This is a predicted structure of a 350-nucleotide part of an RNA (small-subunit ribosomal RNA, central domain) from a metagenome. Its mean pLDDT, the model's own confidence on a scale to 100, is 88.

[in-house]
Context: one part of a larger RNA
RNA sequence: CUGGGCGUAAAGCGCGUGUAGGCGGCUUGGCAAGUCAGGUGUGAAAGCCCUCGGCUCAACCGAGGAAGUGCACUUGAAACUGCCUGGCUAGAGUACGGGAGAGGGUAGUAGAAUUCCCGGUGUAGAGGUGAAAUUCGUAGAUAUCGGGAGGAAUACCGGUGGCGAAGGCGGCUACCUGGACCGAUACUGACGCUGAGACGCGAAAGCGUGGGGAGCAAACAGGAUUAGAUACCCUGGUAGUCCACGCCGUAAACGAUGGAAACUAGGUGCUGCGGGUAUCGACCCCUGCGGUGCCGUAGCUAACGCGUUAAGUUUCCCGCCUGGGGAGUACGGCCGCAAGGCUAAAACUC
Numbered sequence: 001c002u003g004g005g006c007g008u009a010a011a012g013c014g015c016g017u018g019u020a021g022g023c024g025g026c027u028u029g030g031c032a033a034g035u036c037a038g039g040u041g042u043g044a045a046a047g048c049c050c051u052c053g054g055c056u057c058a059a060c061c062g063a064g065g066a067a068g069u070g071c072a073c074u075u076g077a078a079a080c081u082g083c084c085u086g087g088c089u090a091g092a093g094u095a096c097g098g099g100a101g102a103g104g105g106u107a108g109u110a111g112a113a114u115u116c117c118c119g120g121u122g123u124a125g126a127g128g129u130g131a132a133a134u135u136c137g138u139a140g141a142u143a144u145c146g147g148g149a150g151g152a153a154u155a156c157c158g159g160u161g162g163c164g165a166a167g168g169c170g171g172c173u174a175c176c177u178g179g180a181c182c183g184a185u186a187c188u189g190a191c192g193c194u195g196a197g198a199c200g201c202g203a204a205a206g207c208g209u210g211g212g213g214a215g216c217a218a219a220c221a222g223g224a225u226u227a228g229a230u231a232c233c234c235u236g237g238u239a240g241u242c243c244a245c246g247c248c249g250u251a252a253a254c255g256a257u258g259g260a261a262a263c264u265a266g267g268u269g270c271u272g273c274g275g276g277u278a279u280c281g282a283c284c285c286c287u288g289c290g291g292u293g294c295c296g297u298a299g300c301u302a303a304c305g306c307g308u309u310a311a312g313u314u315u316c317c318c319g320c321c322u323g324g325g326g327a328g329u330a331c332g333g334c335c336g337c338a339a340g341g342c343u344a345a346a347a348c349u350c
Base pairs, nucleotide, nucleotide: 003322004321005320006319007304008303012318014201015200016199017198021194022193023192025088026087027086029084030083031082033081034080035077036076037075038074039073040072041071042070049065050064051063052062053061054060091191092188093187094186095185096183097182098181103177104176105175106174107173108172109171110154115149116148117147118146119145120144121143125136126135162169163168206247207246208245209244210243211242215241216240220236221235222234223233258317259316260315261314262313263312266295267294268293269292270291271290272289273288274287275286276285299306300305323350324349325348332343333342334341335340
């Protein structure tokens, strides 16, 4: 010496469930595969190293010795790893009692608003803009009152809040259903962690079939603006946005930060559950556990910053990076109805 890395420089799979594999708590006894020690054999010659010698020296050459990480057999050791066996409860899980939550699914339902239709009142404008015009209106609009239809979304509460693995989730009610948290005992007895493949979930847009269509609105049309205006602004407006079923499988899918465990100052909010103190009681005050923010010590960092929710100190497992362009492209393969997705180069060039 036996790579270095992945928040922002290249680099964490979008997220989960889990197969193989890798790794794995405390302890009894045993075995001796790994491991360690001794012995034996082997480890060709030449070479390297040591000693002596031959060419006048040296290079070169000759002789002897040593070394030879390795392999096999054998004798032993038993701390560690492994295997077998017995035990344990601190990891993990189950039962019980609680409260919190936009977690998911199905059905129903409520009010506000927009639009449209019918009727009443009413008359000349309305709408829109920087200013206008396209547009709507004497066939009665805009405004206002009453009635009706239909679709979509749920103001206030609302939060620097909560829930979920992620995507994401927000009126109310009922039913079905997942997870987390807290408390006190009892039970199981390492049942654990990670996870190549695999399987599932996965915003928006897009696609297929059928429905629905109020508002909004790619495309499109018109009016403006402008030198032009295939835009920004305005008037319209179709896919789409909504529902059912089936595809697609991507994203600045972001904390641009994979998962698990242990350890390492504090301070201060919010949130869920508990204990103590106090009181008539809710508060106040002290304190335990879980989550979620801000500030900050040591330490880390190229800096910015991170800092018990680590980017600190360590262990285990997975994924990924290795100069820019060519290129996330070509070819091939797999998937898809298609759009395209996944995997993934090279020549050449700087």
It matches the Rfam family "Bacterial small subunit ribosomal RNA".